[in-house]
RNA sequence: GACGAUAUCCAGGGGUGCUCCUGCCGGAGCUGAGAUGCGCGAAAGCCGCGCGAACCCUUCACAGCUGAUCCGGAUAAUGCCGGCGGAGCGAGGGACCAUGUUCAUAGG
Numbered sequence: 001g002a003c004g005a006u007a008u009c010c011a012g013g014g015g016u017g018c019u020c021c022u023g024c025c026g027g028a029g030c031u032g033a034g035a036u037g038c039g040c041g042a043a044a045g046c047c048g049c050g051c052g053a054a055c056c057c058u059u060c061a062c063a064g065c066u067g068a069u070c071c072g073g074a075u076a077a078u079g080c081c082g083g084c085g086g087a088g089c090g091a092g093g094g095a096c097c098a099u100g101u102u103c104a105u106a107g108g
Base pairs, nucleotide, nucleotide: 001102002101003100008094009093010092011058012057013056014055017030018029019028020027021026036052037051038050039049040048041047064089065088066087070083071082072081073080
């Protein structure tokens, strides 16, 4: 001198299920990092879009999606757990730097 983690700055990506009261508003319970608020449309719907909040993730990818109206096991029930999965897709830029690695020079 170069590389350089965590944390950090800006930007971006994502999901929001199951059961009961109860049909709606609302409330309670389960798992989890997270199961959300408002508005519009649609509609007896369970969907789509937009703007937010929290949380998670951002290419050597802990987000998430597809396969999936999948398979096995549990449960009141559910991606609740596992398989699938060393799968495929999937959103990045900057500055500084610890331990350390490496290159050059000087000295011994």